[in-house]
Transfer RNA from Thiomargarita sp., 76 nucleotides, folded computationally. The source organism's lineage runs through Bacteria, Pseudomonadati, Gammaproteobacteria, Thiotrichaceae and Thiomargarita. Model confidence (mean pLDDT): 83 of 100. The sequence was found in a public genome assembly.

RNA sequence: GGGCCAGUAGUUCAAUUGGCAGAACGCGCGGCUCCAAACUGCGAAGUUGGAGGUUCAAGUCCUUCCUGGCCUGCCA
Numbered sequence: 001g002g003g004c005c006a007g008u009a010g011u012u013c014a015a016u017u018g019g020c021a022g023a024a025c026g027c028g029c030g031g032c033u034c035c036a037a038a039c040u041g042c043g044a045a046g047u048u049g050g051a052g053g054u055u056c057a058a059g060u061c062c063u064u065c066c067u068g069g070c071c072u073g074c075c076a
Stems, first nucleotide, its partner, number of pairs: 001072007010025004019056001027043005049065005
């Protein structure tokens, strides 16, 4: 240099044919308990990596850039 994969909540990951962005854990406030753990109810938390484009509508399609991983080539 070239090719491929990944990037979505604090973390790990879903999201069907482009059609309401979700779960678990964690966190906050309760319930339970003499207290705590465990269990349990509710809640908060998102620039879907950045920018641009297509579309009535984009996490999803297109272009480009960034970050990480894997494979591979050239020079010395």